Molecule: transfer RNA
Organism: Parcubacteria group bacterium
RNA sequence: GCCCAGGUGGUGGAAUCGGCAGACAUGUAGGCUUGAGGGGCCUAUGACCGCAAGGUCGUGCGGGUUCAAAUCCCGCCCUGGGCA
Numbered sequence: 001g002c003c004c005a006g007g008u009g010g011u012g013g014a015a016u017c018g019g020c021a022g023a024c025a026u027g028u029a030g031g032c033u034u035g036a037g038g039g040g041c042c043u044a045u046g047a048c049c050g051c052a053a054g055g056u057c058g059u060g061c062g063g064g065u066u067c068a069a070a071u072c073c074c075g076c077c078c079u080g081g082g083c084a
Base pairs, nucleotide, nucleotide: 001083002082003081004080005079006078007077010026011025012024019067027045028044029043030042031041032040033039046057047056048055049054060076061075062074063073064072
């Protein structure tokens, strides 16, 4: 240099026909249970603004297509693998 795969909440990891982003697990916080602990169960959990209702932003970065993009197209960055 060329080719392939990948980058999504605190962590792992879903969503590919383009249609509610974050299912599910784990972690964390609160609660119930217990004499206590462990375990189990329930609730909450992307960020920011707001007393609240609610609003805005958010899938590596920048652009494009589209009513609508994590998903398609272009450029770039990073990680892993392959070829020379």